[in-house]
């Protein structure tokens, strides 16, 4: 220098193929329970790597960039 794959809550991930309310587990916080803690039950907060484009509508499609991994030189 060229090519490929990946990027979603703090963490692990589903949804992408076929565009249509971003879901789950865990963590954190609150409540119930307990003499207290833990376990258990209920609830809440928290996210689409960045910018642009297409579209009525983009996590999803297109372009560029960034980051990580791999291959070639």
């Nucleotide at each position: 220098g060229g090519g490929g794959c990946u990027g979603u809550a703090g963490u692990u991930u589903a949804a992408c193929u076929u565009g249509g309310u971003a879901g789950a587990a865990u963590c954190u916080c609150g409540g119930c329970c307990u003499c207290g803690g833990g376990c258990g039950c209920c609830g809440a907060a928290g996210g689409u790597c960045u910018g642009g484009g297409u579209u009525c509508a983009a996590a999803u499609c297109c372009c560029a960039g960034c980051a990580g991994c791999c291959c070639c030189a």
This is a predicted structure of a 73-nucleotide RNA (transfer RNA) from a Candidatus Aenigmatarchaeota archaeon. Its Rfam family is "tRNA". It is annotated as a transfer RNA. The coordinates come from a structure-prediction model, not an experiment, and the mean pLDDT is 83. The RNAcentral record of the sequence draws on ENA.